Predicted 3D model of a 64-nucleotide RNA (transfer RNA) from a bovine gut metagenome. Its mean pLDDT, the model's own confidence on a scale to 100, is 80.
RNA sequence: CUUUAGUUCAGUUGGUUAGAACGUCGGAUUGUGGUUCCGAAGGUCGUGAGUUCGAAUCUCACAA
Numbered sequence: 001c002u003u004u005a006g007u008u009c010a011g012u013u014g015g016u017u018a019g020a021a022c023g024u025c026g027g028a029u030u031g032u033g034g035u036u037c038c039g040a041a042g043g044u045c046g047u048g049a050g051u052u053c054g055a056a057u058c059u060c061a062c063a064a
Base pairs, nucleotide, nucleotide: 002064003063006022007021008020009019015053024040025039026038027037028036046062047061048060049059050058
């Protein structure tokens, strides 16, 4: 310094529902598959504590 979805990564100095791409699943298209289009699922934000009305975001410890 890094840790956020299965993978790769955003998240602009705290704010109300945490996102993208790829992948996965379903549907449409296709003689089948692929491509393309539409939709869906998937997250204890490394773990534990603290500050705060409110923490992915700030502080401390620990782990990898």